[in-house]
Context: one part of a larger RNA
RNA sequence: CUGGGUGUAAAGGGUGCGUAGGUAGCAGUGCAAGUCAGAUGUGAAAGGCCGGGGCUCAACCCCGGAGCUGCAUUUGAAACUGCAUAGCUAGAGUACAGGAGAGGCAGGCGGAAUUCCUAGUGUAGCGGUGAAAUGCGUAGAUAUUAGGAGGAACACCAGUGGCGAAGGCGGCUUACUGGACGGUAACUGACGUUGAGGCUCGAAAGCGUGGGUAGCAAACAGGAUUAGAUACCCUGGUAGUCCAUGCCGUAAACGAUGAUUACUAGGUGUGGGGGGUCUGACCCCCUCCGUGCCGGAGUUAACACAAUAAGUAAUCCACCUGGGGAGUACGACCGCAAGGUUGAAACUC
Repeated sequence: CUGGGUGUAAAGGGUGCGUAGGUAGCAGUGCAAGUCAGAUGUGAAAGGCCGGGGCUCAACCCCGGAGCUGCAUUUGAAACUGCAUAGCUAGAGUACAGGAGAGGCAGGCGGAAUUCCUAGUGUAGCGGUGAAAUGCGUAGAUAUUAGGAGGAACACCAGUGGCGAAGGCGGCUUACUGGACGGUAACUGACGUUGAGGCUCGAAAGCGUGGGUAGCAAACAGGAUUAGAUACCCUGGUAGUCCAUGCCGUAAACGAUGAUUACUAGGUGUGGGGGGUCUGACCCCCUCCGUGCCGGAGUUAACACAAUAAGUAAUCCACCUGGGGAGUACGACCGCAAGGUUGAAACUC
């Protein structure tokens, strides 16, 4: 390389949009590039293969044949692929009238709680632990009542519930705004799908500048524990956590399962919609979309998966090819830095 693979053994890109490219519905006509058939030319000789022959045999040599799977020219075929043209509506999209949702962004508002401040009541403890101590408190703490300040997060509802491409999203309300779903079948007429590069978004931590800081809390300090204790436990506590703006671009970014399409027993729950029965806003039946559990065939090394496939097929992309060295070195690109992306070899088992 071929091949075989990628849930857990090595292996699915963190995610989307999309360029080139690949690939792609139904039926008609034409062309003939691919494809198929015929003919002609060429495909040197030697070698190889087959059949004969000559050296006593063989090696070796000679003769004949097939073959040389190819290329070119030419004549045809038109099913399939392709190209052109004129159509169709089942894919895809638009439109119309609907309901659902923590989808996004900006503004405003609310209550509970923690902390702090002020004032009242009140007195010797509070706090903390396995037990203690550090700590706080007679300058009046803890507790309790009233008032105030400020920041952050939104109990119950809450649900293998919902929404989003993923990261993720949860108090209430207003404005703006994205997507999905069911229904109708009016419009477009294959406009689809995948997607190397490219671009976008991307938890937490971290970084730059300017704010903010209630609680929590790396670092740090003290108290314990211990043989020691640079920990686990306790008392404090700074970055940070929050906001604005700019970077970083990584995660067990996980369903450890790429996207799209079609097909293949059932049962049961739940979220959104439609239809039917009843006409009762219930039950019940049918159906589409989502989200769970169980389970048959089938698959699997097993575990398990099983219409949300890891089943049966198709298209496209990404990735793997023994362990360590190593996601390291070097180079390149990106970054303010931290570092990221790409990514070896020697050697060794």